[in-house]
Predicted 3D model of a 111-nucleotide RNA (SAM riboswitch aptamer (S box leader)) from Neobacillus novalis NBRC 102450. Its mean pLDDT, the model's own confidence on a scale to 100, is 80.
This record gives sequence, C1' cells and structure tokens, in this order.
RNA sequence: UUCUUAUCAAGAGCAGGCGGAGGGAAAAGCCCGAUGAAGCCCGGCAACCGACUUAAACCUUGUGGUUAAGCACGGUGCUAAAUCUUGCAGCGACAAGCUGAAAGAUGAGAA
Repeated sequence: UUCUUAUCAAGAGCAGGCGGAGGGAAAAGCCCGAUGAAGCCCGGCAACCGACUUAAACCUUGUGGUUAAGCACGGUGCUAAAUCUUGCAGCGACAAGCUGAAAGAUGAGAA
C1' cells in the first nucleotide's frame, strides 16, 4: 500500500504542564481557535486484540475448543459539533425528513 471483516448518534481535562497559529481527512459549507489552534507530556474514556478470572452455557475422549460475562495488566485507539454537514442512489412535493451506498477513521486477519 491492497484485500477481507467488525464498529463509527454513547463516553472522556471549562481552572493540568510545555507550546505558540492554526485546526476540523480532501472539496463545498458551517464551525473551533490569543478567554489560546496543531504538536508533545500528564490525566481521562472505551474495551477492538492479547493476557488473566468465572461452583456460567454449549461442544468434546480431553488438562482442549467455542460463546458469554468480568477485568483493565500488555498492544492499539479515542478524548468540540453524528464520521460536524453535504456531495451518489432510493422514498418523499423540487422542501423538511428517512434509508442505503461511496469516501473516511479505528481494530483484527491476510497478501
């Protein structure tokens, strides 16, 4: 980088430290930002993977496997706004709105 798959309307610092102008993927829009952006550290949230726990359920010859629940030790991730909104398709009155896709993000597996 590509492919497969699951999830994406919940949650997490208005008195944290350093830092200094940008940021919200890209386009359009609309926002956030010197009452301090990005980034780094710390804190926090969550629980995808691994580890661990279980007088739980199922399969099994089995000290094995699967599922579920728990935990939060390890690996990631996340910590304004629904993935901030729209862009393509369907329903609908060309509206509002709803549904799905595309694109994107993250995890796990594979090449």